[in-house]
RNA sequence: AUCUUAUCACGAGAGACGGAGGGAAAGGCCCGAUGAAGUCUCAGCAACCAACCAAUAAGGUCAGGUGCUAAUUCCUGCGCAUUUGUUCGCGCAAAGAUAAGAA
Numbered sequence: 001a002u003c004u005u006a007u008c009a010c011g012a013g014a015g016a017c018g019g020a021g022g023g024a025a026a027g028g029c030c031c032g033a034u035g036a037a038g039u040c041u042c043a044g045c046a047a048c049c050a051a052c053c054a055a056u057a058a059g060g061u062c063a064g065g066u067g068c069u070a071a072u073u074c075c076u077g078c079g080c081a082u083u084u085g086u087u088c089g090c091g092c093a094a095a096g097a098u099a100a101g102a103a
Stems, first nucleotide, its partner, number of pairs: 002102007013042005021031003026076003043069003048065002051061003073095001077092004
C1' cells in the first nucleotide's frame, strides 16, 4: 500500500516548547496572536483486540495493545418525507477515520 468485516449522534484537555497555520481531498463554513501545526509531560474518554468474571452465551470488569479528547465523520451526493421556499428529519451510497483480520 491492497482486500474483508465492524463502528462512526455519545464521551473526554491542561501545562511547557514552538511559532502560522489547521479542520483528509475540492467547494463551503469554521477554528487560530485571548497562540494554528508539530514535539514533550501529565490528565482524561471508550470496550475494537487482549486479560478477567460469567456457561466459550447474553452481559459485566479492566486502559495491557491500538485509538481518541472544537463543531454529526463540521456540511456536501441520491431517494423519501416536510415546507410557499429554505431549514430540519429519515434511509442509502461515495470518500474518509479507527479497530480486528487476510494474502

The RNA shown here (SAM riboswitch aptamer (S box leader)) has 103 nucleotides and comes from Alteribacter keqinensis. The model forms 97% of the base pairs in the Rfam consensus. Taxonomically the source falls in Alteribacter (Bacteria, Bacillota, Bacilli, Caryophanales). The sequence is in RNAcentral, with records from Rfam. Its mean pLDDT, the model's own confidence on a scale to 100, is 82.